[in-house]
RNA sequence: CGGGACGUAGCGCAGCUUGGUAGCGCACUACCUUGGGGUGGUAGGGGUCGCAAGUUCAAAUCUUGUCGUUCCGA
Numbered sequence: 001c002g003g004g005a006c007g008u009a010g011c012g013c014a015g016c017u018u019g020g021u022a023g024c025g026c027a028c029u030a031c032c033u034u035g036g037g038g039u040g041g042u043a044g045g046g047g048u049c050g051c052a053a054g055u056u057c058a059a060a061u062c063u064u065g066u067c068g069u070u071c072c073g074a
Base pairs, nucleotide, nucleotide: 001073002072003071004070005069006068007067010026011025012024013023020057028044029043030042031041032040050066051065052064053063054062
């Protein structure tokens, strides 16, 4: 320098192909359960999707640029 993959909640991930309410597990908070803890149960909070721009009635999703991690090639 060229090419590929990945980036979504504190952590691990799905959703993208086919645009239409942002989800799952763990974790966290409150309550119930216990003598207390753990386990179990119920309820709840937290991200507007790496960043920016474009297309569209509508973008995590399509397009372009850019940043980071990683792999391959030179």
Predicted 3D model of a 74-nucleotide RNA (transfer RNA) from a Candidatus Gastranaerophilales bacterium.
Its Rfam family is "tRNA". By type it is a transfer RNA.
It was read from a public genome assembly.
Its mean pLDDT, the model's own confidence on a scale to 100, is 82.